Model confidence (mean pLDDT): 81 of 100. The RNA shown here (SAM riboswitch aptamer (S box leader)) has 126 nucleotides and comes from a Deltaproteobacteria bacterium. Taxonomically the source falls in Myxococcia (Bacteria, Pseudomonadati, Myxococcota).
[in-house]
RNA sequence: UCUUUAUCGAGAGUGGUGAGGGACAGGCCCUGCGAAGCCACAGCAACCGGUCCGAUCAUUUGCUCGGACAGAUGUGCUAAUUCCUGCUCGACCUUGUCUGCCGGCAAGCGUCGGGGAAGAUGAGGA
Repeated sequence: UCUUUAUCGAGAGUGGUGAGGGACAGGCCCUGCGAAGCCACAGCAACCGGUCCGAUCAUUUGCUCGGACAGAUGUGCUAAUUCCUGCUCGACCUUGUCUGCCGGCAAGCGUCGGGGAAGAUGAGGA
């Protein structure tokens, strides 16, 4: 760097340094009442790893799946839902338009929902 897979509505900050930050774009925000990064300490969570239990398959023991517990340790995280929206589909609403009616069509910085893309993190692979 590419790729597979799981998760992304919960949770958790102080000090030092000193000017930007929230991936990208558009919004909307945060920030000298101290940004990002780094350092120190603190915390959250439970992906991997650990212990125990159950199921399946082989049965020495182990694979896979599910559950419970702990949190020394490998990571991660500690503004706002991944801050919101970006592409697409559906329902409703509003407006315009066609029609004799039923109804059709179009648009929308409108509301709600499904899927996707992109991104982040873990675990595996190249």